[in-house]
Molecule: transfer RNA
Organism: Massilia violaceinigra
Formats: sequence, C1' cells, structure tokens
RNA sequence: GGGGGUUUAGCUCAGUUGGUAGAGCAGCGCCCUUACAAGGCGCGGGUCGGGAGUUCGAGCCUCUCAGCCCCCACCA
Repeated sequence: GGGGGUUUAGCUCAGUUGGUAGAGCAGCGCCCUUACAAGGCGCGGGUCGGGAGUUCGAGCCUCUCAGCCCCCACCA
C1' cells in the first nucleotide's frame, strides 16, 4: 500500500425486508433467611465509534475519518 471482518447498556452479545432499540450477566430496591449465598418480583441504565449524505423515516443504505483483529503485497 491492497483486501476482509468488527465497533450497539458497566461486560458478553442479538437486532430479519429501513419503521423509531433488546436479552443474559452485573448494579439498585423489595420479598425470602438469624444472617449470607441461591431463588422470586420489580426498577434504572443507550442518542448504536466520530462526522456527513440519501430518505417521510437510518443501528441497518452511501461517503469519509478513527480504534481493534485477520490475510496479502512491498521495503530493510
């Protein structure tokens, strides 16, 4: 330098054909227990890596930049 994958909640990850974002774990509250753990019920937490564009509407499509991983090429 060329190509591919990936970036979504604190963590691990879903998200179909573009229709307004979820699960598990973790956290908090309550119940249970002498107490802790386990278990049960409930609650909060995001502007989807940054920016721009297309569209009535973008996590999803297009462009650009960045981080991480992999392959190839080149130089020494």